Predicted 3D model of a 374-nucleotide RNA (Bacterial RNase P class A) from a bacterium. Its Rfam family is "Bacterial RNase P class A". The family's RNA type in Rfam is ribozyme.
């Protein structure tokens, strides 16, 4: 130079003017707002609510079954279905990439179509005639030889089917063939060694017996209450309604012709007093936090300790905008002077920690592999 491959970062800048949200302060008007000042005011994903805490309320003797989730190891971390380093198995000349990556000799199921045969196998086409039987034709020493055809077998070497065909290659062996012997490679078992470990590695056996599929049912191991800021907590009007006193009215009794008055019942009725629940509203909760950034340590890392430093949106249906000049970047015109148009995807609602989606465009670092040149 050109094709890759892993991370990691920004995502318009900088100046004026005007606004809009929040909190501090002065000051006016007066108990509700103004004004001026000075600080803060979206993200790499705020997003999808997929995953796990944090928090708040509820429930909760123990077990044991059902039901869900995770699944190679060791670590990291509050925790995890995340991350890291390893380790196996694909891919890739390579830097690396992707894997639900326990169990298929507990059991149960399933394998479309094609095809003889799909799991205690099977013979379509095809090899074989040595051993049993027939027919034919040769020969002869007459009982068997040889040659043909079939039958009754044998076999799985080669086609052929299919994702998948009951180890693979090769030499021997055989009528033809086969783990049927034999090496060597796969596979099982055992003993040593290396390594926390998942696993590796030597080496002796064993002729091979155990096809896939567990994001099928199962088995194994470990995790697993419920809801979720509308979570809850406190303060509380007016109305309406409940509760509890007390007065007035009602009822019913004695005395009494009657009515007042007196006891007794009753709590439906209306007034007062005082109570508690709750509605509107109003305050916490709410943002200081497994935090940020600078240095030093330990770790292969993922992280994690120590020490400075800094405070950085926060409400409510809910603020972070606009124009203006200069400068970047792109794209269109161009009389080459400069015109015009535009700046990813997207936007906080208790908080955090990842995942996975979206994303014009720029830049940085490691590393590969090819050609060339010193």
């Nucleotide at each position: 130079u050109g094709a890759g491959a892993g991370g990691c970062c920004c995502g318009g800048g900088c100046g004026g003017c005007c606004g809009c949200c929040g909190c501090g302060u002065u000051c006016c008007c007066c108990c509700g707002g103004g004004a001026g000042c000075g600080c803060g005011g979206a993200g790499g994903a705020a997003a999808g609510u997929c995953c796990g805490g944090a928090c708040u309320c509820c429930g909760c003797g123990g077990g044991c079954c059902a039901g869900g989730g995770u699944g190679g190891u060791u670590g990291c971390u509050a925790a995890c279905g995340g991350c890291a380093a390893c380790c196996g198995g694909c891919c890739g000349c390579g830097a690396g990439g992707c894997c639900a990556g326990g169990g298929a000799a507990a059991g149960u199921g399933c394998c479309a179509c094609a095809g003889a045969g799909a799991a205690c196998a099977g013979a379509c086409c095809g090899c074989c005639u040595a051993c049993c039987c027939c027919g034919c034709c040769g020969g002869c020493u007459c009982g068997c030889c040889g040659g043909u055809g079939g039958g009754c077998g044998g076999c799985a070497a080669g086609g052929g089917u299919g994702a998948a065909a009951c180890g693979g290659u090769g030499c021997g062996g055989u009528a033809a063939g086969a783990g049927c012997g034999c090496a060597c490679c796969g596979c099982g078992g055992c003993u040593c060694c290396g390594g926390u470990g998942a696993c590796g590695g030597c080496g002796c056996c064993g002729g091979c017996a155990g096809g896939g599929c567990a994001a099928a049912c199962c088995c194994c191991a470990c995790c697993c209450g419920g809801a979720g800021a509308a979570a809850g907590a406190c303060c509380g009007a007016a109305u309406a309604g409940g509760g509890a006193g007390g007065g007035c009215a009602g009822g019913c009794g004695a005395c009494g012709g009657c009515c007042c008055g007196c006891g007794c019942c009753a709590u439906g009725g209306c007034c007062c007093u005082c109570c508690g629940g709750g509605u509107a509203g109003g305050u916490c909760g709410u943002u200081g936090g497994a935090g940020g950034c600078c240095g030093g340590g330990g770790g292969c890392g993922a992280c994690c300790c120590c020490g400075g430093u800094c405070c950085c949106a926060g409400a409510g249906a809910a603020a972070u905008g606009g124009c203006c000049g200069c400068c970047c970047c792109u794209c269109c015109c161009u009389c080459c002077g400069g015109g015009g148009a535009g700046g990813c995807c997207a936007g906080a609602a208790u908080c955090c920690g990842g995942c996975u989606u979206a994303c014009a465009g720029g830049g940085c670092c490691u590393c590969u592999c090819a050609c060339g040149c010193c």